[in-house]
RNA sequence: GGGGCUGUGGCUCAGGGGUACAGCAUCUGCUUGGCAGGCAGGGAGUCCCAGGUUCAAUCCCUGGCAUCUCCA
Numbered sequence: 001g002g003g004g005c006u007g008u009g010g011c012u013c014a015g016g017g018g019u020a021c022a023g024c025a026u027c028u029g030c031u032u033g034g035c036a037g038g039c040a041g042g043g044a045g046u047c048c049c050a051g052g053u054u055c056a057a058u059c060c061c062u063g064g065c066a067u068c069u070c071c072a
Base pairs, nucleotide, nucleotide: 001071002070003069004068006066007065010024011023012022018055026042027041028040029039030038031037048064049063050062051061052060
């Protein structure tokens, strides 16, 4: 320098046009003599950035950035 993958709450990730799912973590309550565990509930996301297409973009297109990887 060129090709490819990935980018979504604190972490691991699902979802691939109509305001985003789950687990772990965290907070509150119940349970306990107390802790752990269990049960119930809550908070936490400009969906990497910019532009384009569209009535509508996290999703499609273009460019960029970053991680990983392959080639030289």